[in-house]
RNA sequence: AGAGUUUGAUCCUGGCUCAGAUUGAACGCUGGCGGCAUGCCUAACACAUGCAAGUCGAACGGCAGCGCGGGGAGCUUGCUCCCUGGCGGCGAGUGGCGAACGGGUGAGUAAUGCUUGGGAAUCUGCCCUGUAGUGGGGGACAACCCGGGGAAACUCGGGCUAAUACCGCAUACGUCCUACGGGAGAAAGCGGGGGAUCUUCGGACCUCGCGCUAUAGGAUGAGCCCAAGUCGGAUUAGCUAGUUGGUGGGGUAAAGGCCCACCAAGGCAACGAUCCGUAGCUGGUCUGAGAGGACGAUCAGCCACACUGGGACUGAGACACGGCCCAGACUCCUACGGGAGGCAGCAGUGGGGAAUAUUGGACAAUGGGGGAAACCCUGAUCCAGCAAUGCCGCGUGUGUGAAGAAGGCCUGCGGGUUGUAAAGCACUUUCAGUAGAGAAGAAAAGCAUAGGGAUAAUACCCCUGUGUCUUGACGUUACCUACAGAAGAAGCACCGGCUAAUUCCGUGCCAGCAGCCGCGGUAAUACGGAAGGUGCGAGCGUUAAUCGGAAUUACUGGGCGUAAAGCGCGCGUAGGCGGUUGAGUAAGUCGGAUGUGAAAGCCCUGGGCUUAACCUGGGAAUUGCAUUCGAAACUGCUCAACUAGAGUAUGGAAGAGGAAAGCGGAAUUCCCGGUGUAGCGGUGAAAUGCGUAGAUAUCGGGAGGAACACCAGUGGCGAAGGCGGCUUUCUGGUCCAAUACUGACGCUGAGGUGCGAAAGCGUGGGGAGCAAACAGGAUUAGAUACCCUGGUAGUCCACGCCGUAAACGAUGAGAACUAGAUGUUGGAAGGGUUAGCCUUUCGGUGUCGUAGCUAACGCGUUAAGUUCUCCGCCUGGGGAGUACGCCGGCAACGGUAAAACUCAAAGGAAUUGACGGGGACCCGCACAAGCGGUGGAGCAUGUGGUUUAAUUCGAUGCUACGCGAAGAACCUUACCAGGGUUUGACAUAUACGUGGUAGAGAAGAGAAAUCGGAUCGACCCUUCGGGGAGCGUAUACAGGUGCUGCAUGGCUGUCGUCAGCUCGUGCCGUGAGGUGUUAGGUUAAGUCCUGUAACGAGCGCAACCCUCGUCGUUAGUUAUACGUGUCUAACGAGACUGCCCGUGAUAAGCGGGAGGAAGGUGGGGAUGACGUCAAGUCAGCAUGGCCUUUAUAUCCUGGGCUACACACACGCUACAAUGGCCGGUACAAUGGGCAGCCAAGCCGCGAGGCGGAGCUAAUCCUCUAAAGCCGGUCUCAGUUCGGAUUGUAGGCUGCAACUCGCCUGCAUGAAGUCGGAGUUGCUAGUAAACGUGCGUCAGCACAGCGCGUUGAAUACGUUCCCGGGUCUUGUACACACCGCCCGUCACGUCAUGGAAGUUGGCAACGCCUAAAGUCAGUGAGCUAACCC
Repeated sequence: AGAGUUUGAUCCUGGCUCAGAUUGAACGCUGGCGGCAUGCCUAACACAUGCAAGUCGAACGGCAGCGCGGGGAGCUUGCUCCCUGGCGGCGAGUGGCGAACGGGUGAGUAAUGCUUGGGAAUCUGCCCUGUAGUGGGGGACAACCCGGGGAAACUCGGGCUAAUACCGCAUACGUCCUACGGGAGAAAGCGGGGGAUCUUCGGACCUCGCGCUAUAGGAUGAGCCCAAGUCGGAUUAGCUAGUUGGUGGGGUAAAGGCCCACCAAGGCAACGAUCCGUAGCUGGUCUGAGAGGACGAUCAGCCACACUGGGACUGAGACACGGCCCAGACUCCUACGGGAGGCAGCAGUGGGGAAUAUUGGACAAUGGGGGAAACCCUGAUCCAGCAAUGCCGCGUGUGUGAAGAAGGCCUGCGGGUUGUAAAGCACUUUCAGUAGAGAAGAAAAGCAUAGGGAUAAUACCCCUGUGUCUUGACGUUACCUACAGAAGAAGCACCGGCUAAUUCCGUGCCAGCAGCCGCGGUAAUACGGAAGGUGCGAGCGUUAAUCGGAAUUACUGGGCGUAAAGCGCGCGUAGGCGGUUGAGUAAGUCGGAUGUGAAAGCCCUGGGCUUAACCUGGGAAUUGCAUUCGAAACUGCUCAACUAGAGUAUGGAAGAGGAAAGCGGAAUUCCCGGUGUAGCGGUGAAAUGCGUAGAUAUCGGGAGGAACACCAGUGGCGAAGGCGGCUUUCUGGUCCAAUACUGACGCUGAGGUGCGAAAGCGUGGGGAGCAAACAGGAUUAGAUACCCUGGUAGUCCACGCCGUAAACGAUGAGAACUAGAUGUUGGAAGGGUUAGCCUUUCGGUGUCGUAGCUAACGCGUUAAGUUCUCCGCCUGGGGAGUACGCCGGCAACGGUAAAACUCAAAGGAAUUGACGGGGACCCGCACAAGCGGUGGAGCAUGUGGUUUAAUUCGAUGCUACGCGAAGAACCUUACCAGGGUUUGACAUAUACGUGGUAGAGAAGAGAAAUCGGAUCGACCCUUCGGGGAGCGUAUACAGGUGCUGCAUGGCUGUCGUCAGCUCGUGCCGUGAGGUGUUAGGUUAAGUCCUGUAACGAGCGCAACCCUCGUCGUUAGUUAUACGUGUCUAACGAGACUGCCCGUGAUAAGCGGGAGGAAGGUGGGGAUGACGUCAAGUCAGCAUGGCCUUUAUAUCCUGGGCUACACACACGCUACAAUGGCCGGUACAAUGGGCAGCCAAGCCGCGAGGCGGAGCUAAUCCUCUAAAGCCGGUCUCAGUUCGGAUUGUAGGCUGCAACUCGCCUGCAUGAAGUCGGAGUUGCUAGUAAACGUGCGUCAGCACAGCGCGUUGAAUACGUUCCCGGGUCUUGUACACACCGCCCGUCACGUCAUGGAAGUUGGCAACGCCUAAAGUCAGUGAGCUAACCC
């Protein structure tokens, strides 16, 4: 410090997500030790039990219990009982101090709180320092005794008694009150010691200590007041009657409406009152570079609370956690009459919860209470226990060790990896374990004694020193030593990207994962396991939460033309900001000083624990607040001045600026009249409609309403909305010129207020045309639309509402600055050649453009540039500008304005494609023009479907369907039925075996395979040992037309023989990308030329190759009777827009012509760019993976692939006379041939048979070509057309023609009379017609591939259909229009709003009821000093 995610890709905007740090955490897996910390965040829920506040006998009367001493009794002579305050002491009681601290919790509280800094009107026990005292009296009440009530808690009556309890009197330095005359108000004793004197022998008296009283001051603590700061909501805008102030009282420790009476009517609030929600506040903690943001556990300060609510008492201090009273809820006891209680103290229990510990030890230390002290009390505290909850430290060994062991995993089978890891060898012993030794935390107090203080005092007491005597919960302490042995001690998460780390197996959109993007549908680095790796390590992950990243609320530090975002536009209030000069001031500002900013924490620097965490000393910091001194530039304020901003006056100017009144002509419609006759109107075409009752058309007259042609212009005016005939009146603003005047009067503008298109609303008019709604006619599958005919609101006027628009320049207002060029508009000045010509200047309105800006598009002195001031607005998409609430409105509706839920995007600009019933240009048998077919019939073949034991499989729009298949009777064959075989029909290897072995194989069984086995019977090399080959057995393995063409190679189809597809360098662009390849011509062509930020190049095009056509040369088997030629086949020539004319740009080229066998690519073929379709093929072959292994392999027989209601596709034959039949007769070419082609001749009607010549082919055979031509016949008919189908007799091939071949003869003689919608081929030796050959093949050809014979018609042209190419344009498409996508409905689910109602909670107000308590008054009663 960033990264992932919107897209085909890009840049931007923008959200979501991740990596970091942290926690009082929890959960999962795992777990050795120690140190230091931390540990109910939830139910301020309820609590059993124990403990948490007592102490003082040196205040008091006393004395229950214990001990000692004394006495007595019983007696089992050492025990029991009794008496005795004499002693140690002490339960209960009176009294004093404490209990208001310490400890807990965070419910309440948004200010009676807290923080910082100030202030004046106060109190303060114990403590410290002073001053002055401490005299003399009195009356009670507990305890105790007696009696009573009650279950208990407890309580009542009577009687006795003490005090440091209570009350007077006296005194009063200070003190308090005062009308300045005066007045008021205290006290308590206890203990130690003692030389005289006195004594009732108690003591008095003196002294010391403690205490007491009054008072002054201090310290400490507490109370009160002020300022500033202190969360969210305006869908909370007004709140307030003791309310605000005054006067006078009361009250308090103290100021004060704190309370009361009277008077006044104030006080708070947009700088957010009131109300609602939430919350203890702070030092600090976490995070962050900081500014900030979040939090307020532990520690420390303050506050509040103590079952809930209220209240006071006592006291220095409380309205009191372990006190009291009352009310309430709850729990417990009860004899039912009444009582008791309050863990948010420490432990602990239940409950709640994801979740948080022991009913431990000790007062040894620190501190607190009481006491003179010893001492007692102390769940404060110090320790221990539990918990990896956190931080820190240590360990789980170290060195060596390659045969790179075994095992695991992977593998391309070679190996790699785990891995020096282990084992082995040599060492060490921290920690844990056992044993021993062993600090510090302890100083006091007590006792003895020396010095000093006080004193009359060498007592006593206090201070300092010395000596002595003890005091440790922790604790089996820390630390140290010894012993033994590698011995007791490693896991967790992750490995697709972000993000370090990969392979195998399993699974098969299943199971599952997931923080985001996303993985999983048979080869998953993403699921689960394993191996390996990576990270951290006694922990590791997950979840939750905070900050960060997030400049994603932007103060530091963002934006608003199109991404979210400028109010529709003015005026203007508050506020904010504000020209020049001088003087003053010192609020802001700047500097110094002082006080404060608690400690702890953070930071720096020392020190102590072996180190660290931790603890500790010092410093810095605490950015703040307050006071004070100074400075005066800037801002503010005050004063004085100025004129450059702003305004006023004078003179001119332009204008659809606004309002009102009047006037005008053209046109539409209607009415009246004339002329006139059959249509008009309307549309893509029609119809509805109007018209013989006279329309439309046309002429004349009239009525009425609305709008103002031409001028007219990115011209003018206005703030915007908006404004257009002419005239008049009234009126706003603007501009120009020159002077004069005022003297900052200015800019912006939250609220507020005014204006505000159209539509709409109200009332009243008006209504020609147009025209929502509505009606009819069309269109259409439908047509609640588009089109047509009608037509009402409305449009118009007046007045009043509404208050919104893509109210747009999608661009707030004002000011300044920053190149120009060129139009236009309103002024002014100058020049002038007199052209409304030129120059300058001020104000508008446009276009282009520099710098600059921008994500880009674009903006660019009319800024979206550079700055200043003010306002408004934005913060992911949807939900939604919606709901609820409120405000406005007559209503319609407008304004303000959420959340739940949901998504990982939504979006802007630009790029490349694709697409368009967008545009321009061009091409193709694409259309058109023609010729012939197909679709109808029969048959053949293929496919679908159906059927079947099986009808094997594949191919499925064009680009499957006479396709794989260049040929299924068996075989083929993959399918089915049945019968067999299991190292196998076939390959390789190893081991063993084998010599009448391998091989051949008769009879017999069988459908065959197979079984069977008579019989026959071998080979190669040799060093003679053997080896090879063969066979058998066994093991590895073979085999598979089983699956996946969506794992693949190869091959192929298609777009398409279309003219395209790219690259290098350069240039342009932030980038995707563009340029080149676009443009103007031209071509069959990205073919060529010209132009050109491009210049070149590659794959394609073309050419090179083959073939046909002409000629030449050479050779000549065959052919021929022979020669030549034709011919055969080898080499060459020829054609290049080369020549001429025209055109074009002087180009490329195009048109025409000459010559030529051939002319502009001469015809045909081969040749198929980058790529597209997950196109086709695992069944041609190859191949990964998966599956199968007595079967999905293999062999055999038979069957099937040939089925048949039907549908489709490619064909053949026809329907006839351009023909059929009969007879005669003419002319080819390509090919093929030895398990072959097969001649002549003979037989047969024929298929064919017999026959055997020739030919390994220019020689022989196939081989008579047919249509054609000549002659005859048929005469328009289901025929002398047509030949299906069937019968029958034969032929051929072949082991075998039944299922299931082809051919022949005779007989039979079906449909069919030219084919609907539609659809297909072809542009010349082509179509059409005719025959012929070949491959496959034993046989089987209407198919396929070739060959020749005869031989046309037509093309105006590119509007349209289909396909394609280039440029351009739009796009919300990119799986790319077979795209994307909207709404309703149906079913279910979730969330939110509403709903007749129902219910819970909180608060306010009113009313009813009202406890305890305080103050005052009054009455009654009682009494014992004071009084209560």

Predicted 3D model of a 1428-nucleotide RNA (small-subunit ribosomal RNA) from a metagenome. The RNAcentral record of the sequence draws on SILVA.